[in-house]
Molecule: transfer RNA
Organism: Nanobdellota archaeon
RNA sequence: GAUCCCGUAGCUCAGCUGGUUAGAGUACUGUCCUGAUACGACAGGGGUCCCAGGUUCAAAUCCUGGCGGGAUCA
Repeated sequence: GAUCCCGUAGCUCAGCUGGUUAGAGUACUGUCCUGAUACGACAGGGGUCCCAGGUUCAAAUCCUGGCGGGAUCA
């Protein structure tokens, strides 16, 4: 330098065939449980879906550019 893949909660990821309130596990906080801790049960907080622009009635999802990470080739 070329091609391809990825970027969504603190972490690991699903959702990418455009339309339901943006989700799961784990972590965190509170309560219960216990003599206490752990385990367990219940509840809760946490997101501008990497950035900007475009298409559309409507974009995490489609298109363009940029940024970051990875793989292969040179």